[in-house]
Source information
The prediction has a mean pLDDT of 80. This is a predicted structure of an 86-nucleotide RNA (c-di-GMP-I-GGC riboswitch aptamer). It was read from a public genome assembly, where an Rfam model found it.

């Protein structure tokens, strides 16, 4: 360094519930713990999710950023705790 224990110290926290924020996807910050060895950080690629704005045959519906969203979707970057095999 690669690797990753039924290790030994500690972290995060899915659904879910009520408050806030926000068109929304979603985020926050409390509850809760499916589960993560980076499920720490960056939206670079790819993906995926919204739907203001358009558009129309107008509650329906069709495109989908010059706009967000997700890092717990997969790749890159990049920092890091411990040491049994190997």
């Nucleotide at each position: 360094a690669a690797c990753g224990a039924u290790a030994a110290a500690g972290g995060c926290a899915a659904a879910c519930c009520a408050g806030c924020u926000g068109a929304a996807a979603a985020g926050c910050g409390g509850g809760g713990a499916c589960g993560c060895a980076a499920a720490g950080c960056c939206a670079c690629g790819g993906g995926u999710c919204u739907a203001a704005a358009a558009g129309a045959a107008u509650u329906c519906c069709u495109u989908a950023a010059a706009a967000g969203a997700c890092g717990g979707c997969c790749g890159g970057g990049u920092u890091a705790c411990c040491g049994a095999a190997u």